This is a predicted structure of a 546-nucleotide part of an RNA (small-subunit ribosomal RNA, 5' domain) from an uncultured prokaryote.

[in-house]
Context: one part of a larger RNA
RNA sequence: GAUUGAACGCUGGCGGCAUGCUUAACACAUGCAAGUCGAACGGUAACAGUGCUAGCUUGCUAGCAGCUGACGAGUGGCGGACGGGGGAGUAACACGUAGGAAUCUACCAUUAAGACUGGGAUAGCCCAGAGAAAUUUGGAUUAAUACCGCAUACGCCCUACGGGGGAAAGGAGGGGAUCUUCGGACAGAGUGGGACCUUAGGGCCACUCGCUUAUUGAUGAGCCUGCGUCGGAUUAGCUAGUUGGUGGGGUAAAGGCCUACCAAGGCGACGAUCCGUAGCUGUUCUGAGAGGAAGAUCAGCCACACUGGGACUGAGACACGGCCCAGACUCCUACGGGAGGCAGCAGUGGGGAAUAUUGGACAAUGGGCGCAAGCCUGAUCCAGCCAUGCCGCGUGUGUGAAGAAGGCCUUCGGGUUGUAAAGCACUUUCAGCGAGGAGGAAAGGGUGAUGAUUAAUACUCAUCAUCUGUUACGUUACUCGCAGAAGAAGGACCGGCUAACUCCGUGCCAGCAGCCGCGGUAAUACGGAGGGUCCAAGCGUUAAUC
Numbered sequence: 001g002a003u004u005g006a007a008c009g010c011u012g013g014c015g016g017c018a019u020g021c022u023u024a025a026c027a028c029a030u031g032c033a034a035g036u037c038g039a040a041c042g043g044u045a046a047c048a049g050u051g052c053u054a055g056c057u058u059g060c061u062a063g064c065a066g067c068u069g070a071c072g073a074g075u076g077g078c079g080g081a082c083g084g085g086g087g088a089g090u091a092a093c094a095c096g097u098a099g100g101a102a103u104c105u106a107c108c109a110u111u112a113a114g115a116c117u118g119g120g121a122u123a124g125c126c127c128a129g130a131g132a133a134a135u136u137u138g139g140a141u142u143a144a145u146a147c148c149g150c151a152u153a154c155g156c157c158c159u160a161c162g163g164g165g166g167a168a169a170g171g172a173g174g175g176g177a178u179c180u181u182c183g184g185a186c187a188g189a190g191u192g193g194g195a196c197c198u199u200a201g202g203g204c205c206a207c208u209c210g211c212u213u214a215u216u217g218a219u220g221a222g223c224c225u226g227c228g229u230c231g232g233a234u235u236a237g238c239u240a241g242u243u244g245g246u247g248g249g250g251u252a253a254a255g256g257c258c259u260a261c262c263a264a265g266g267c268g269a270c271g272a273u274c275c276g277u278a279g280c281u282g283u284u285c286u287g288a289g290a291g292g293a294a295g296a297u298c299a300g301c302c303a304c305a306c307u308g309g310g311a312c313u314g315a316g317a318c319a320c321g322g323c324c325c326a327g328a329c330u331c332c333u334a335c336g337g338g339a340g341g342c343a344g345c346a347g348u349g350g351g352g353a354a355u356a357u358u359g360g361a362c363a364a365u366g367g368g369c370g371c372a373a374g375c376c377u378g379a380u381c382c383a384g385c386c387a388u389g390c391c392g393c394g395u396g397u398g399u400g401a402a403g404a405a406g407g408c409c410u411u412c413g414g415g416u417u418g419u420a421a422a423g424c425a426c427u428u429u430c431a432g433c434g435a436g437g438a439g440g441a442a443a444g445g446g447u448g449a450u451g452a453u454u455a456a457u458a459c460u461c462a463u464c465a466u467c468u469g470u471u472a473c474g475u476u477a478c479u480c481g482c483a484g485a486a487g488a489a490g491g492a493c494c495g496g497c498u499a500a501c502u503c504c505g506u507g508c509c510a511g512c513a514g515c516c517g518c519g520g521u522a523a524u525a526c527g528g529a530g531g532g533u534c535c536a537a538g539c540g541u542u543a544a545u546c
Base pairs, nucleotide, nucleotide: 001546002545003544004543006542007541008540009539010538013393014392015391016390017389018388020385021351026349027348028347030346031345032344035078036077037076040075041074043071044070047069048068049067050065051064052063053062054061055060056059085304087302094229095228096227097226098225099224100223103221104220108217109216111214112213113212114211117149118148119147126139127138128137129136130135154183155182156165157164158163172181173180174179188209189208190207191206192205193204196203197202230276231275232274237267238266239265242264243263244262245261246260247259248258249257279301280300281299282298283294284293285292286291306327307326308325309324310323329340330339331338332337357383359382360381361380365379366377367376368375369374396426397425398424399423406417407416408415409414430487432482433481434480435479436478440473444468445467446466447465448464449463450462451461452460490535491534492533493532494531495516496515497514501530502529503528504527505526511518512517
């Protein structure tokens, strides 16, 4: 000199854009942060409509009916593995980079084929109990895109990746001591409709969505390897599934990943092992560069979710707001037993030099579910707080010598503050008040036309036209008008380094100080004053890095 997620002191007008618990991965009151689908299902607790019945104050009250819109609880599907958080652990294939082969991949795209025929349950509801509660037991009954059987598709092995072989091998189950059976997918729902059938629901036909198997892709994920990645030798030896092989098991998949047997290997001064520290990177800061330091915000990857362990479900987890066990802590209890996990967003206590609102909205972007309308979304978009940082603007402009008064200095003549003020003439940014007023909006819905589809001019889908119509921010940005210089300057320093000097007070005292050093009676170095210098809504100090 530059820089900072800074803090402290004094001061403080406005706006834009950013940033904001670096400490206790300490403990958490309260609210919200993951739901959705009635176009999978049986249904009807609440609300609304309609119809019927009854009562009357004749427009209300009560009851009934899933009939309709809808929908609590429940079954079922998809999503809760994303998004969001903090960085404890980790010196490691964790990350970075360059490669590799023995793999899986819901939703999506593509292609091919198919969706046959049957069955038994169960929640809810109802009845009866247990319990303070959390919850739970028994009985009866019922549905499905829930569950199960049969048929067919499909499969298995080898490979030199061109293909080839085979219908049994392997494996499982039952009886039991040698025979039998190969295993194994699917689902419907909605809308519309000319003929035909009909139990009037529908069948049937068409379309859309969904379902099953297989192909290819896309996306995502798992695995392996070369190289690189902090300090310590006052850590020198480390290793027994350890290193390799064979057989077997296991996995989506290679492999000591696991197991039995066999061999005795493997790593290490090019630093093994051990100890300490630490998430890694893109990047950021500094520097002419080489380097050095850092890893906040933003982005990629990793690991974690009260502590430790475990699996279940699933395409995907060994799962932050899922389950089980153990532990610590907190809470409820009728003492029998239960409940909880903010390193999500706010917020509280604590720690600390120190870090914000228990705000608004789903309008936009994105995500989940849904045919859609839509619902949910503390992701996100916004607003609030803080000079924490960067950037911009303002606090007036011109004129004005009687060089006013006052202050300070003085050699007492004067000098300086100083065109500074006053005065005169202007302007009105910003703030204030009033009025107007974009853009962020694309969608969605109605109607019509054309095309695709089709038996069809229904339906559905696509494109276009037209009408309608959605904004948290928001008193928006921006523009215009109004009034009046009106509302808006401080901080540090002045001995040298280092730009800027005199007087008074003090008298090695009080004090200053980054270094050198000042102060013991004329101190440009202490304290005050006048003057000056440098920055400026900031200025200094401290800490930290280069």